């Protein structure tokens, strides 16, 4: 380092609700737990998805890469 426990501290937080803010995908707060060893970031490649005739543009990192950083130390 890989790796990922019938083990320790802890973390995050789907749908669904309520308020907001957006044309919209959706985001943000509370609330609420479906699951997550990165369910921390990043929009860099792809995929879906919004808006237009069309280009531009956006959103989606909890779809899939991928790069960055990260807590603990079984068994191998």
């Nucleotide at each position: 380092a890989c790796c990922g426990a019938a083990a320790a501290a802890g973390g995050c937080a789907a749908a669904c609700c309520c308020a907001u803010c957006g044309a919209g995908a959706g985001a943000u707060g509370g609330g609420g737990a479906c699951g997550c060893a990165a369910a921390g970031u990043c929009a860099u490649g792809g995929g879906u998805c919004c808006u237009u005739u069309g280009c531009c543009g956006g959103a989606u990192c909890g779809c899939c890469a991928g790069a960055c950083c990260g807590c603990c130390g079984a068994a191998g």

c-di-GMP-I-GGC riboswitch aptamer from Cohnella pontilimi, 76 nucleotides, folded computationally.
Taxonomically the source falls in Cohnella (Bacteria, Bacilli, Caryophanales, Paenibacillaceae).